The RNA shown here (Bacterial RNase P class A) has 391 nucleotides and comes from Geminicoccus sp. Rfam family: Bacterial RNase P class A. By type it is a ribozyme. A source record names the gene rnpB. The same sequence occurs in records of 2 taxa. The RNAcentral record of the sequence draws on ENA. Its mean pLDDT, the model's own confidence on a scale to 100, is 75. NCBI's taxonomy places the organism under Bacteria, Pseudomonadati, Pseudomonadota, Alphaproteobacteria, Geminicoccus.
[in-house]
RNA sequence: GCAGGCGGCGGGACGGCCGCUCGCGCAGCGAUGUGCGAGAGGAAAGUCCGGGCUCCACGGAAGCACGGUGCCGGGUAACGCCCGGCGGGGGCGACCCCAGGGAAAGUGCCACAGAGAGCAUACCGCCCGCCUGGACGGCUCGCGCCGUCUGCGGGCAAGGGUGAAAGGGUGCGGCAAGAGCGCACCGCGGCCGCGGCAACGCGGGACGGCACGGCAAACCCCACCGGGAGCAAGACCGCGUAGGGACGACGGCGCCCCAGGGCGCAGGCAUUUCCGGGCCGGUCGUCCGGGUAGGUCGCGCGAGACGGCUGGCAACAGCCGUCCCAGAGGAAUGGCCGUCACGCGAGGGAAGCCUCGCGUACAGAACCCGGCUUACAAGCCGCCUGCACCG
Repeated sequence: GCAGGCGGCGGGACGGCCGCUCGCGCAGCGAUGUGCGAGAGGAAAGUCCGGGCUCCACGGAAGCACGGUGCCGGGUAACGCCCGGCGGGGGCGACCCCAGGGAAAGUGCCACAGAGAGCAUACCGCCCGCCUGGACGGCUCGCGCCGUCUGCGGGCAAGGGUGAAAGGGUGCGGCAAGAGCGCACCGCGGCCGCGGCAACGCGGGACGGCACGGCAAACCCCACCGGGAGCAAGACCGCGUAGGGACGACGGCGCCCCAGGGCGCAGGCAUUUCCGGGCCGGUCGUCCGGGUAGGUCGCGCGAGACGGCUGGCAACAGCCGUCCCAGAGGAAUGGCCGUCACGCGAGGGAAGCCUCGCGUACAGAACCCGGCUUACAAGCCGCCUGCACCG
């Protein structure tokens, strides 16, 4: 210098003008005005996990069903998150990826191709036999021998072929041909020994000729975890020509005696109608509880932020110091102008450079916190790897 790997940082600056929300002070009965202060993010997002908080349900514990998680150790309030390690895979490497328990408990599945796909198979092939099995050809005087093709019976599983996968690999021996059939080495399996908390690793310690094929994001088995709903949770106060209950008072029409009382009658609703039965019943006053609109709280001191030290490889934990840091609610945190910065394009200039134009992301709190995932213009920083060159 080029090509990469990993981790991190901020994510425009300054000034002026006009606005918005909240808190405090002052003025004002109030509406409001005014001064000061504070006012989005690394993801506030998706709402995918884990919690706090609230209400509901529920004797405790255990179990069943269902759902989730799944190598080992650690961290954490907890997690499906994070850190460290192990195993497997990829890369020359820095490094990256993996739902990674159990298939020698059981059930099930293994498409297409292929002869055979799960207590395996024989298509091509190799070998043997059939007193020449048959046919053809060659040699020979002949007996016979050799070669090619082919039929039947048997042996084999090395080679070819199919497939994601065909019952270890290489070599030597062996055999009619072959084959863990035997042997050596490599590999594999459980046992033993050693190391490690463990996952696991190492071993020319002895054993077994040797797979017990794959799939559990198929059922299933094992271990662990899990009540339900969510701030529109929930709590408080509660407008009326709304409405519920209790008590008391008053009331319509007709007739009679007529101070005042007595007697009789009547409404509405549903049932097709009638009878019977059912329900409701006007006005005023006092009291009581619920609750709509609306308001207040929940709601900003918290698994808090920043800095330092200590322990730890790390995640993280402990201690000390400093600080208080948005709380709206149809929802504030904005808009315009100027200067500068950065990037791109065009033009000018011999060049340093100058001028003009455009752009400066993703996005935006809504009860809060810990994670994960996704989005992000143009940049910057640190560590590391490979290659090439120079000293």